Predicted 3D model of an 84-nucleotide RNA (transfer RNA) from Coniochaeta ligniaria NRRL 30616.
It matches the Rfam family "tRNA". It is annotated as a transfer RNA.
The source organism's lineage runs through Eukaryota, leotiomyceta, sordariomyceta, Sordariomycetes and Coniochaeta ligniaria.
RNA sequence: GGCCUGAUGGUCUAGUCGUAUGAUUCCUGCUUUGGGUAUUGCACACAUUGCAGGAGGUCCCGGGUUCAAAUCCCGGUCAGGCCC
Numbered sequence: 001g002g003c004c005u006g007a008u009g010g011u012c013u014a015g016u017c018g019u020a021u022g023a024u025u026c027c028u029g030c031u032u033u034g035g036g037u038a039u040u041g042c043a044c045a046c047a048u049u050g051c052a053g054g055a056g057g058u059c060c061c062g063g064g065u066u067c068a069a070a071u072c073c074c075g076g077u078c079a080g081g082c083c084c
Stems, first nucleotide, its partner, number of pairs: 001083007010024003018067001025055006033047002036044002060076005
């Protein structure tokens, strides 16, 4: 220098032009169990089990096509791979 693949919530990930999917994480409530504090009524915070609700997105960037783009086209950036 040329070619190929990839970029999507904090993390991982699905996605056929037509509401951006799931897991995880975080928050709230309820719940199981455990030890602890205080007290012997039960309360308090913590950890833990399960469930429900919620939060969290410039779909890498810019432009184009289209009624409509994460998706198609062009250029760029970054990462990985192959060739010279």